[in-house]
Context: one part of a larger RNA
């Protein structure tokens, strides 16, 4: 001096509690784990790994596994020799591609010209490895935590280590600010400056019928505890105000901690492989299933489910794109081909809501797995292994044990809609609006911090 303590006191936090929905049971969809496997390619394991890298494995991805091929090599960059019928191209043979064998065509740049240069062959050096090692490294990333905290300098105190500053008395969401003090300042952090959002006012504006208004995008105003009342400071109260004390919501991660993750993003030491651990091509595999665990979808129904009518979003993408009207199919979806480089076209009907019909409590008009036939689209190619449509068939499921997750306001929670990977494929991610709650007496517990003191045979 730290660490720990079923020590002690003071604070916080969706940590308990109050409440709402859920998981945990069931079917499926994804990941793990085992297990099988020729291979099931690697990597992430309490919190901080499991819908995670992966923003999308049919082939390509691919890094696995069989088999068939190359070896200066799929690619860079030097050096030397060679090479005008070269380089390119290539009919035809073998073959599952690669790949190999090869009639035959057959050039380019300077340069008068010797020659040179590009390209090819050899041959050397290298190249090339998603081979090891993240306990040799960079950088990146997580957690502790948006927790309030970690240090310096000069001083003063102590042999020293180190201590004061930073503790104390108040206060904050804050080592935030005020007071006192042998400290007196000072740096990273904390606020503030950055982007949004809410309120007016100014300016300009495409589209649009539209001057007001709504939008758009650029300025600017405002909100400081700035006024009253109380006070040392803060803390509460009230008034104007759209907005009151940080107004709401990002972005922002100190000093560390975990030899935490990452050698498979990429860089890199050093070790290793060089007719292979290196490249290519074909098929398979990652998509296997006795089973266990994480997320999540879909549901047990009448606050409902099917029919019909009918109403209101926001963000956001689009030229190798979005694709409209019309027609034809039950239907997916074809035929069509307008406009659109887009506040003008178009994806595009939101959907929960509302009206009114139906069913009446049942394994059903709940549920929709599974399984069969018929089809469509995308794409060389849908058996292994893609998504959707109709018709059939209709499983488990009647609210789920111990536990356990999440969230305090436009939020849970219910409902659509877009984006991005993308030829195709999202119940996942990432925005998005639309309806919209219920409860918090309290800090005695539980879990994590923070600060001061105590107690130790730990460091």
């Nucleotide at each position: 001096u730290g660490a720990c303590g079923g020590g002690g006191g003071c604070c916080c936090g969706c940590a308990c509690a109050a409440g709402c929905a859920g998981c945990g049971g069931a079917g499926c969809g994804u990941g793990u784990g085992g297990u099988u496997u020729a291979a099931u390619u690697c990597g992430a394991u309490g919190c901080u790994a499991a819908a995670c890298g992966a923003a999308g494995a049919a082939c390509c991805u691919u890094a696995c596994c069989a088999g068939g091929g190359c070896u200066u090599u799929a690619c860079a960059u030097g050096u030397a020799a060679g090479u005008g019928g070269u380089a390119c191209u290539g009919a035809g043979c073998c073959g599952a591609a690669a790949g190999g064998c090869a009639a035959g065509g057959g050039a380019c740049c300077c340069g008068c010209a010797a020659g040179g240069g590009a390209g090819c062959u050899u041959a050397c050096a290298c190249a090339g490895g998603u081979g090891c090692u993240g306990c040799a490294u960079g950088g990146u990333u997580g957690u502790c935590g948006u927790c309030a905290g970690c240090u310096c300098g000069u001083g003063c105190c102590g042999u020293g280590a180190g201590g004061u500053g930073u503790u104390g008395g108040g206060u904050u969401a804050a080592g935030u600010c005020c007071c006192g003090c042998a400290a007196c300042g000072a740096g990273c952090g904390c606020a503030a400056c950055c982007c949004u959002u809410g309120u007016c006012g100014c300016u300009a504006g495409u589209u649009a019928a539209a001057u007001u208004c709504u939008c758009u995008a650029g300025c600017g105003a405002g909100a400081c505890u700035g006024c009253c009342c109380c006070u040392a400071a803060a803390a509460g109260g009230g008034a104007g105000g759209a907005a009151g004390g940080a107004g709401g919501g990002g972005a922002u991660g100190a000093c560390g901690u975990c030899a935490a993750a990452u050698c498979a993003u990429c860089a890199u030491g050093g070790c290793u492989c060089u007719u292979a651990c290196g490249u290519c091509c074909u098929g398979g595999g990652c998509u296997a299933c006795a089973c266990a665990c994480a997320c999540g979808c879909u549901a047990c129904a009448a606050u409902g489910g099917c029919c019909a009518g009918u109403a209101c979003a926001g963000a956001c993408g689009g030229u190798u794109g979005c694709u409209a009207a019309g027609c034809c199919g039950c239907g997916a979806g074809g035929c069509g081909g307008a406009g659109c480089c887009a506040a003008u076209c178009c994806g595009a009907c939101a959907a929960a809501g509302c009206u009114g019909g139906u069913c009446u409590c049942a394994g059903u008009u709940g549920g929709g797995a599974u399984u069969g036939c018929a089809g469509g689209c995308u794409g060389a190619a849908a058996c292994c292994c893609g998504c959707c449509u109709g018709c059939a068939u209709g499983a488990a499921c009647g609210u789920g044990g111990a536990g356990u997750u999440g969230c305090u306001a436009g939020u849970a929670a219910c409902c659509g809609c877009a984006g991005g990977u993308c030829a195709g494929c999202a119940u996942a991610c990432u925005g998005c609006g639309g309806u919209g709650a219920a409860u918090a007496c309290g800090u005695u517990c539980c879990c994590g911090g923070g600060c001061c003191u105590u107690g130790u045979a730990c460091a």
Molecule: small-subunit ribosomal RNA, 3' major domain
Organism: uncultured bacterium